[in-house]
Predicted 3D model of a 131-nucleotide RNA (FMN riboswitch aptamer (RFN element)).
The sequence was found by an Rfam model in a public genome assembly.
Of the family's consensus pairs, 100% are formed in the model.

RNA sequence: GAAAUUCUUUGGGGCGGGGUGAAAUUCCCCACCGGCAGUAGAGUCUGCGAAGCCGCGCGGCGCCACGCCGCAACGCCCGAACGGGUGCGAUUCCCGUACCGACGGUAUAGUCCGGAUGAAAAAAGAUUUUU
Numbered sequence: 001g002a003a004a005u006u007c008u009u010u011g012g013g014g015c016g017g018g019g020u021g022a023a024a025u026u027c028c029c030c031a032c033c034g035g036c037a038g039u040a041g042a043g044u045c046u047g048c049g050a051a052g053c054c055g056c057g058c059g060g061c062g063c064c065a066c067g068c069c070g071c072a073a074c075g076c077c078c079g080a081a082c083g084g085g086u087g088c089g090a091u092u093c094c095c096g097u098a099c100c101g102a103c104g105g106u107a108u109a110g111u112c113c114g115g116a117u118g119a120a121a122a123a124a125g126a127u128u129u130u131u
Base pairs, nucleotide, nucleotide: 001131002130003129004128006126007125008124009123010122016030017029018028019027031111032110033101034100035048036047037046038045043099044098052076053075057071058070059069060068061067081097082096083095084094085093103114104113105112
């Protein structure tokens, strides 16, 4: 240096102003935000995670009715960008103009409240072993 083991920690941002209204951080006008890895530096490329659907299986309860509750593999689903410039190289930088954003709640929500003091892609550190 490389590979593997176990553990610890970290691991998502954003409604400010005005309008209408009985009521809106939800509508309208302006504003604001951008997880992880890869790659010429990325919300819009490629891959992944999260949310949603399904429920092999596992655990608990139990009036014993394969009934109820919790977790959950595999699988499914999975939004949105173009033009110009520089350069060896950029849908990543610069300029311009666009676009996108789970579910439940509530006057219709990317930004409020909730599941979530959760989970997780992954990052860092430590440990032990092998080479």